[in-house]
RNA sequence: AACGAACGCUGGCGGCGUGGAUAAGGCAUGCAAGUCGAACGGGUCUCAAUCGGUGGUAACACUUGUUGAGGCUAGUGGCGAACGGGUGAGUAACACGUGGGUAAUUUGCCUUUGGAUGGGGGAUAACAUCGGGAAACUGGUGCUAAUACCGCGUAAUAUUCGAGGAUCGCAUGUUCCUCGAAUCAAAGGUGGGGAUCCUUCGGGACCUACCGUCUGAAGAUAAGCCCGCGGUCGAUUAGCUAGUUGGUGAGGUAACGGCCCACCAAGGCAUCGAUCGAUAGCCGACCUGAGAGGGUGACCGGCCACACUGGGACUGAGAUACGGCCCAGACUCCUACGGGGGGCAGCAGUCUAGAAGCUUCGGCAAUGGGGGCAACCCUGACCGAGCGACGCCGCGUGCAGGAUGAAGGUCUUCGGAUUGUAAACUGCUUUCGCUGGGGAAGAAAUGCACCGGAAUGAAUAAUUUCGGUGCUAGACGGUACCCAGUAAAGAAGCCCCGGCUAAGUCCGUGCCAGCAGCCGCGGUAAUACGGGCGGGGCGAGCGUUGUUCGGAUUCAUUGGGUGUAAAGGGUGCGAAGGCGGUCGUUUUAGUCGGAUGUGAAAUGUCUACGGCUUAACCGAGACACCGCAUCCGAUACUGGACGACUUGAGUGCGGUAGGGGAGCGUGGAAUUCCUGGUGUAGCGGUGAAAUGCGUAGAUAUCAGGAGGAACACCCGUGGCGAAGGCGACGCUCUGGGCCGCAACUGACGCUCAUGCACGAAAGCCAGGGGAGCGAACGGGAUUAGAUACCCCGGUAGUCCUGGCCGUAAACGUUGGGCACUAGGUGUGGGAGGUAUCGACCCCUCCUGUGCCGUAGCUAACGCGUUAAGUGCCUCACCUGGGGAGUACGACCGCAAGGUUGAAACUCAAAGGAAUUGACGGGGGCCCGCACAAGCGGUGGAGUAUGCGGUUUAAUUCGAGGCAACGCGAAGAACCUUACCCGGGCUUGACAUCACCGAAAGGAUCCAUGCACGCUGGAAACAGCGUGAUUAGGUAGACAGGUGUUGCACGGCUGUCGUCAGCUCGUGUCGUGAGAUGUUGGGUUAAGUCCCGCAACGAGCGCAACCCUUAUCGCCAGUUACCAGCGGGAAAGCCGGGGACUCUGGUGAAACUGCCGCCGACAAGGUGGAGGAAGGUGGGGAUGACGUCAAGUCAGCAUGGCCCUUAUGUCCGGGGCUACACGCGUACUACAAUGGCCAGUACAGUGGGGAGCAAGACCGCAAGGUGGAGCAAAUCCUCAAAACUGGCCUCAGUUCAGAUUGGGGUCUGCAACUCGACCCCAUGAAGUCGGAAUCGCUAGUAAUCGUGGAUCAGCACGCUACGGUGAAUACGUUCCCGGGCCUUGUACACACCGCCCGUCACAUGACCCGAGUCGUCUGCACCCGAAGACGGUCACCCAACUCGCAAGAGAGGGAGCUGUCCACGGUGUGGAGGGUGAGGGGGAUG
Repeated sequence: AACGAACGCUGGCGGCGUGGAUAAGGCAUGCAAGUCGAACGGGUCUCAAUCGGUGGUAACACUUGUUGAGGCUAGUGGCGAACGGGUGAGUAACACGUGGGUAAUUUGCCUUUGGAUGGGGGAUAACAUCGGGAAACUGGUGCUAAUACCGCGUAAUAUUCGAGGAUCGCAUGUUCCUCGAAUCAAAGGUGGGGAUCCUUCGGGACCUACCGUCUGAAGAUAAGCCCGCGGUCGAUUAGCUAGUUGGUGAGGUAACGGCCCACCAAGGCAUCGAUCGAUAGCCGACCUGAGAGGGUGACCGGCCACACUGGGACUGAGAUACGGCCCAGACUCCUACGGGGGGCAGCAGUCUAGAAGCUUCGGCAAUGGGGGCAACCCUGACCGAGCGACGCCGCGUGCAGGAUGAAGGUCUUCGGAUUGUAAACUGCUUUCGCUGGGGAAGAAAUGCACCGGAAUGAAUAAUUUCGGUGCUAGACGGUACCCAGUAAAGAAGCCCCGGCUAAGUCCGUGCCAGCAGCCGCGGUAAUACGGGCGGGGCGAGCGUUGUUCGGAUUCAUUGGGUGUAAAGGGUGCGAAGGCGGUCGUUUUAGUCGGAUGUGAAAUGUCUACGGCUUAACCGAGACACCGCAUCCGAUACUGGACGACUUGAGUGCGGUAGGGGAGCGUGGAAUUCCUGGUGUAGCGGUGAAAUGCGUAGAUAUCAGGAGGAACACCCGUGGCGAAGGCGACGCUCUGGGCCGCAACUGACGCUCAUGCACGAAAGCCAGGGGAGCGAACGGGAUUAGAUACCCCGGUAGUCCUGGCCGUAAACGUUGGGCACUAGGUGUGGGAGGUAUCGACCCCUCCUGUGCCGUAGCUAACGCGUUAAGUGCCUCACCUGGGGAGUACGACCGCAAGGUUGAAACUCAAAGGAAUUGACGGGGGCCCGCACAAGCGGUGGAGUAUGCGGUUUAAUUCGAGGCAACGCGAAGAACCUUACCCGGGCUUGACAUCACCGAAAGGAUCCAUGCACGCUGGAAACAGCGUGAUUAGGUAGACAGGUGUUGCACGGCUGUCGUCAGCUCGUGUCGUGAGAUGUUGGGUUAAGUCCCGCAACGAGCGCAACCCUUAUCGCCAGUUACCAGCGGGAAAGCCGGGGACUCUGGUGAAACUGCCGCCGACAAGGUGGAGGAAGGUGGGGAUGACGUCAAGUCAGCAUGGCCCUUAUGUCCGGGGCUACACGCGUACUACAAUGGCCAGUACAGUGGGGAGCAAGACCGCAAGGUGGAGCAAAUCCUCAAAACUGGCCUCAGUUCAGAUUGGGGUCUGCAACUCGACCCCAUGAAGUCGGAAUCGCUAGUAAUCGUGGAUCAGCACGCUACGGUGAAUACGUUCCCGGGCCUUGUACACACCGCCCGUCACAUGACCCGAGUCGUCUGCACCCGAAGACGGUCACCCAACUCGCAAGAGAGGGAGCUGUCCACGGUGUGGAGGGUGAGGGGGAUG
């Protein structure tokens, strides 16, 4: 895009189309093929006439018969019924299409034309009568007609035969002419007519016209037959065929023909696909597509086939007959059970099956058909209407104005936005609908009547014809159309809004419910689910489903591929097939051009075309229909025929290299075994061992022997071969290659489906052989296990002969051949040139074999004269992954198995190459207290503290490997506090706003106030009133929440990691992802620097700048300092000093600067000098791009959600302090490098006003009393270890201090749960700590004390400070972490990755399967209906012949019979299908 559609929601009107696709399933009912009385005899009805009869007075009535006119009609007869209409079952076929042929044919009715139409005969329906039968129907007898039937006559340009001639063609032959012979016809009917004749007086003969009849010729139409070409699938269908193929003869047909029969011959078809199987009506056309194609075959048109299923003929011009016949069968109906009837795939309609397709309508008015002289009759063909949005087309559901941008809805950042000019409202219009009125075209004809002309005719008759007038007939339909009225009045939905794809927001939901065409949405902020609002699209429709084509160059002719993505056969030989060198002649088959015919119509396209108001639709014209056939022409190319050529190919001659092949021999080294000697305790084997061998003498060694297999070195990206493959030496046989020469042949060539041959290893069969090795197997090890890797043994096998197998990563993953397209450099073989005494070297050519590389190609990798480049020829192969190289079948094989080779089902990928990362029990380089070297710890004890767990009313919450766990918490008795229990409050403990309100608040200060109004007053001021503010109260907006989400967020933080990295611009390279830069050589702590380089620069990081510390100068000198001077009992205490220490400002100093060596003349390294300090001097602050959805909603902030007399808030008490247990971090120890006692020294940082507090006094002490001094270099704050002396003497102690008892102190409202400290007493574990594990590289570890924050009080924690003050580092193999380069990758949530198989369960598909069930079909045989043909015909028979007749004959028939044959039956095969206990693999979860 399309549809004969269906389904869902919705639905106003009209036009034109279209409508059983499934069950070719079954059908009730009605209709769908009749007509002609001008073919015929009857019947019947009506009318008229007439004779007779009866009745009647008559008029008249009735009636038999006769005659006439007319209507209707069963039957005989004619024509039609073979058309029209339906369906698509069958059919793969001359069925269809197209083009031809018929010299092999027929053709009723029709047209033209010639001739004829004479004369006879015998029957039979109807009818009558007698019967049978339920019916359907039917029998006997009798009568009768014809355009029914049958002879006879005549007849040709008919048919047949014979003779002769001419012509043409395409083989048989055709056509024509002449002569002769034989044979074959007919039917009448109707109208009119006047002379003559006949008459039963009706008329007939006769004439004439028309309609018929017969016989020819020709045409038209219709049909038959034959041929070329064309259009489905399957080879897992490869052979088929006996009337089969052909001939001769006879038969048959309208006609050719094995169409049929007899005989003869043995043919015919097939890989260019026979046969078989499956599917299917074919075409014009229709849909799609740029086209080529692909799909389809509804409607309309052409052809075919069929008519319940199968068979058969009859009639006829035509049928093997849809609404005919016969037979068989199934089904169904009627029945009196004897027997009969039926065939909607005609139009309606019905049932069933189905997702699904209409009225049991009107009319013959039109068109067409049948019959008829005609009128007319018939016509479910047809024309119309009805039903269905099934499709196409058209129209409408209003138009214009209208802003306060109404209300309502929705959203909101609360400002507003949007719905939205939309509505309301105002004005206008009235299509369609509805109502009323008017109202067609479609009708041309025919027929009848009249008038006029013409033809025929003897005719003014009749008939025919032409013109005119009038009449006749409309189903649709009172429809189309027109007018009027009516009121905006009656008329809008469906789908979608994550991307593709136009259109977004809110709410609900919470991996639920659901969506989904693909990708994919949904796990609490869903533009994707559901709803709302808004928007987008289309619109009387809109979506969904199904199907086809397109996109899909995704079967590739146009227009693809095969090194690695799927795909080159393992290799060669080679018949068929395909393709094929140079020149010439010829032919013109292909090819090209022109012309002619055809290509039905419809359809298609086009048009200033025409008709419906438009369109759809219809009409007209033009074009197209790409095809086929014929004729003429052209001759380059291809093909055919012929001739020639040598360059392709081959032969010959001369050389040449070689693990090419086969057979027969020969050889040495080595292993093993055997014999003997020497010799003694081990050997062997491994990572280490053990099994094993060995005192019965091994291993080792020497000599001899046996046997089998393989051939070291040479050996080389060297050689040979088609591939597999081939390696000691010799001989014999043998294949191929290469080089040179140019004698010969003269295209002999290339490729190759089928076929044939070869074909590693393993394996198989038979027979040998068997040293070594060695599947299986045994043993030993390893291991969690070890059916393995390692070791000791060892059978098949490996070897030979013969025969199978036929596969490999049979690989260059690259089929073969020919030609062309830069080079460079090796190497094997040969030839030539130059040169030489000669051999090399060197140059050139041919032929192999490698590497690099240009152009080009390639997705890239790569290939690149040995192509994967550029062309040609040819073979093989591919078309998503899995299922599966499986199943079934077939072929091959002894088997193993091989070759060929699917489907169901399932997935949305599988795959290639390259890129960036990440990773590796890959590699290289390098770093880090990473290891190592050391020192001290932890893990064991007790206690403290945090966590888990458990417990509890609650033990609030968070943090969770490193990077949670003395963490948030720099300090839980109450408070804190978030938890629990109990008790209160509800606009709230806290903020803003409104109202009432005048009291109060506060430590102090302040102050009876402020604003406005009125009154009084000159004014200050006084009084009164009102208002505002505040406490309190009231009501509502709201507050409040440590409730939830750190996976919605901000901010902050941890970590990798103070690791050296992370990027950008421009340029360049690459199709691209990306690369380059940033890699490389050095160097560094460093992407630090240098050099090099398609890169050149730059940024964030590094470093430096900052702070501190180490040295010095200058300035300054109090509260710090005190050298010299003075004072003082002493104390820098005082005078004083500014030197020193120090303080704190400001400077200097360090930069590989200098020297040697190393290095590349670099960067830099190393050593040295100087220096307080030396190579970033020490320390700190400083943390790139990013990672971990890392941590934090409980610091704070914050979106969403949730609570609102509670999840808010207040109070009391409790809890966070629990305790079988586990873990982390610490403290104190276990002691003599110690403990205790006494004495003596030496710091630094800090802190201090609700504070630090001295001396003094009290207390053993904690502490108390008291308060000098100090807002501080001024006052307060014992340093300890150390050192000196003494005691303890190795013990659970004079170690250690837990625990417990008692007594106190301090803080605080309050120390019970639950504080710290002191004193006395008590004196636990613990004697250095398993596996494991932590810190530290110098003023560091270790050790010692001191200060501070928090804080009423509470410190073993944290943090800061100083004192004393080590050991060790060979080194980078290993562990951990990290950086750079490189490599592999099937990883990318990135190795904590990915992923394989079994087992278990579930689901659906498949294969096998004892069987079993029905279907189709082959062969053989049996039966053999109807019918046809043949035979017979003793029975029957009118026509003709003979005969007076009887009868006979000719001829025909019944019956019987032969042949063929449908259905049916029997037997035996084949094919596909259903089902099947059980078995099997595979798929998904």
This is a predicted structure of a 1485-nucleotide RNA (small-subunit ribosomal RNA) from an uncultured bacterium. Its mean pLDDT, the model's own confidence on a scale to 100, is 83.